Notes:
The prediction has a mean pLDDT of 84. The RNA shown here (transfer RNA) has 71 nucleotides and comes from an uncultured Bacilli bacterium. It matches the Rfam family "tRNA". By type it is a transfer RNA. It was read from a public genome assembly.
RNA sequence: AGGGGUGUAGUACAAUGGUAGUACAAUGGUCUCCAAAACCACUGACGCGAGUUCGAUUCUUGUCACCCCUG
Numbered sequence: 001a002g003g004g005g006u007g008u009a010g011u012a013c014a015a016u017g018g019u020a021g022u023a024c025a026a027u028g029g030u031c032u033c034c035a036a037a038a039c040c041a042c043u044g045a046c047g048c049g050a051g052u053u054c055g056a057u058u059c060u061u062g063u064c065a066c067c068c069c070u071g
Base pairs, nucleotide, nucleotide: 001070002069003068004067005066006065007064010024011023012022013021018054027041028040029039030038047063048062049061050060051059
C1' cells in the first nucleotide's frame, strides 16, 4: 500500500428495515441472628458522520479503532 472481518449495557453475546434483548455484574428489596446462596424489582448500550427509506443496529458510503491475510 491492497484485500477481508469485527465494533451493541461494566463484561460476554443476540436481534428478518418496524417498541434494542439475554446471561453475568452493579443497586434496592425478601429470606437469615449476621453473611453467602436463592427469589423479586430496577438502572444502564447500537464506534463517529453522510445518504436511501414513512421508518436504519440492519441497506449504501466515508472515517476511526482493533484483528487477520497478501506484498